[in-house]
RNA sequence: GUCACCGUAGCUCAGCUGGUUAGAGCGUGGGACUCAUAAGCCCAAGGUCGUCGGUUCAAGCCCGACCGGUGACA
Numbered sequence: 001g002u003c004a005c006c007g008u009a010g011c012u013c014a015g016c017u018g019g020u021u022a023g024a025g026c027g028u029g030g031g032a033c034u035c036a037u038a039a040g041c042c043c044a045a046g047g048u049c050g051u052c053g054g055u056u057c058a059a060g061c062c063c064g065a066c067c068g069g070u071g072a073c074a
Base pairs, nucleotide, nucleotide: 001073002072003071004070005069006068007067010026011025012024013023019057028044029043030042031041050066051065052064053063054062
């Protein structure tokens, strides 16, 4: 340099080829339980969906450029 894949919550990831509210587990905070702690139980907070632009009535999802990561080739 070229090609492919990936980028969604603090971490690991899902989101079924565009649709009405963006989710799970772990972690964090709180509650209840207990003589107390742990485990298990209940609740909650936390997201400009990498950035900018485009298509569309509607974009996490489609298109383009750029940024970052991984791999292959040179």
Predicted 3D model of a 74-nucleotide RNA (transfer RNA) from a Candidatus Peregrinibacteria bacterium.
The prediction has a mean pLDDT of 80.
The sequence was found in a public genome assembly.